[in-house]
This is a predicted structure of a 354-nucleotide part of an RNA (small-subunit ribosomal RNA, central domain) from a Candidatus Woesearchaeota archaeon. The source organism's lineage runs through Archaea, Nanobdellati and Candidatus Woesearchaeota. It matches the Rfam family "Archaeal small subunit ribosomal RNA".
Context: one part of a larger RNA
RNA sequence: UUGGGCCUAAAGCGUCCGUAGCCGGCCUGGUAAGUGCCUUGUGAAAUCGUUCUGCUCAACAGAACGGCGCGCAAGGCAUACUGCCAGGCUAGGGACCGGGAGGGGCCAGGAGUAUUCCCUGGGUACCGGUAAAAUGGGAUAAUCCAGGGAGGACUACCGGUGGCGAAGGCGCCUGGCCAGAACGGGUCCGACGGUGAGGGACGAAAGCUGGGGGAGCAAAGGGGAUUAGAUACCCCUGUAGUCCCAGCCGUAAACGCUGCGAGCUAGGUGCUGCGCUUUCUAAGAGAAGGCGCAGUGUCGAAGGGAAGCCGCUAAGCUCGCCGCCUGGGGAGUACGGUCGCAAGGCUGAAACUU
Numbered sequence: 001u002u003g004g005g006c007c008u009a010a011a012g013c014g015u016c017c018g019u020a021g022c023c024g025g026c027c028u029g030g031u032a033a034g035u036g037c038c039u040u041g042u043g044a045a046a047u048c049g050u051u052c053u054g055c056u057c058a059a060c061a062g063a064a065c066g067g068c069g070c071g072c073a074a075g076g077c078a079u080a081c082u083g084c085c086a087g088g089c090u091a092g093g094g095a096c097c098g099g100g101a102g103g104g105g106c107c108a109g110g111a112g113u114a115u116u117c118c119c120u121g122g123g124u125a126c127c128g129g130u131a132a133a134a135u136g137g138g139a140u141a142a143u144c145c146a147g148g149g150a151g152g153a154c155u156a157c158c159g160g161u162g163g164c165g166a167a168g169g170c171g172c173c174u175g176g177c178c179a180g181a182a183c184g185g186g187u188c189c190g191a192c193g194g195u196g197a198g199g200g201a202c203g204a205a206a207g208c209u210g211g212g213g214g215a216g217c218a219a220a221g222g223g224g225a226u227u228a229g230a231u232a233c234c235c236c237u238g239u240a241g242u243c244c245c246a247g248c249c250g251u252a253a254a255c256g257c258u259g260c261g262a263g264c265u266a267g268g269u270g271c272u273g274c275g276c277u278u279u280c281u282a283a284g285a286g287a288a289g290g291c292g293c294a295g296u297g298u299c300g301a302a303g304g305g306a307a308g309c310c311g312c313u314a315a316g317c318u319c320g321c322c323g324c325c326u327g328g329g330g331a332g333u334a335c336g337g338u339c340g341c342a343a344g345g346c347u348g349a350a351a352c353u354u
Stems, first nucleotide, its partner, number of pairs: 004325003007308002012322001014202004021195003025089007033082002035078008048066007092192001093189003096185003104178007111155002116150007126137002163170002207248006216242002221237004259321006267299014303310002327354003336347004
């Protein structure tokens, strides 16, 4: 619960696509369903209001008129708005052409430094590790130096509140394939749009199944220290895992803790991409300046806000649609349903307590 809200107090679904629904640009004509007006019918009685009347008054009762019944139906009229039908338009949206920024995605090939291990040579007694040590490694020759080889993972510098992507996320080089965005043109279509309950797809890490791989790192485990203890922090080891292929899982501080779309509302100053333009030019897709568009930061007018702060990338002023909240604990638990191999996910209470 016809109310107020959702950056930080409870509250924006992790993200996108999309079904129903809801909402929908400019002009003209038609219709008259919604809508408005008029008339008629109906809307029982009692109750209620006014006046009058009857009980000696009153309560009470009766009559007339009014009102109520928060409506319904029929007929007529109106046509601004909404709907429906028809026609037209181009400012929304889309297609097309130019354009070429980018760690956007997938696949394949290649490269590089380092770590580790093995072999050969040199070399000899320590090395390693810490606050200090010890566990540990080393005369079967370590650590260290040089050369050769193997294997796996990763991609320093460039690197930047820089770029791309819906989000998760994406960083060596080359090639192939795929996708999307800005900018410029205004050629074509002509409202084809917005949101989106259900639904679908994607979705870090960890985890799971099968197969491979395993250098380094490293949950668990073993040991050494520290300590009153030390199931830790530090040290020596070390298995899953981390990597690849196929398939699950579907979560997160999945965060901008801020849903998506549209319009309106001062500016200043960086950076990225594109277009137009000016100056310089060693005439180069070169450098600097100005204007416009798109993106990404920062500071701020008005305004908003409890404040912190937000402020054309709004948390301002409005509209459309969806999701969500309603004191704390119990509890994201129980039960049921459903999904999953499992772990568990989604949905999601109550008693009781305060």